RNA sequence: GGACAGACCUCUGGAGAGACUUGGAGACAGGCGCCGAAGGAGCAAACCCGGAUCUUCCGGGAGAAUCUCUCAGGCAAAAGGACAGGGGACGGGAC
Numbered sequence: 001g002g003a004c005a006g007a008c009c010u011c012u013g014g015a016g017a018g019a020c021u022u023g024g025a026g027a028c029a030g031g032c033g034c035c036g037a038a039g040g041a042g043c044a045a046a047c048c049c050g051g052a053u054c055u056u057c058c059g060g061g062a063g064a065a066u067c068u069c070u071c072a073g074g075c076a077a078a079a080g081g082a083c084a085g086g087g088g089a090c091g092g093g094a095c
Base pairs, nucleotide, nucleotide: 001095004092006090008088009087010086011085012084013083018032020031021030022029023028033075034074035073039071040069041068042067047061048060049059050058051057052056
């Protein structure tokens, strides 16, 4: 010098689902319905370990997602928002 990857800042785009209902002046406390794209949790094969009656079977470990769950969060707008793209700066870095 530098392919490439990473967390951070910033800009743009960015879905779903009751502006439901009861009590209360309000704060707040409940009720029913619903959504998945913050976060969180779950697991298939490969792979690893052990055992057996060993072309296989059994048990355990490991194990991803935009899949599943709905704890959390959310269900007008705003905010938030996985993810995608642009820019910035940072420290790595095959070669």
Glycine riboswitch aptamer from Firmicutes bacterium UBA2595, 95 nucleotides, folded computationally. Lineage of the source: Bacteria > Bacillati > Bacillota. It matches the Rfam family "Glycine riboswitch aptamer". Its Rfam clan is "Glycine riboswitch clan".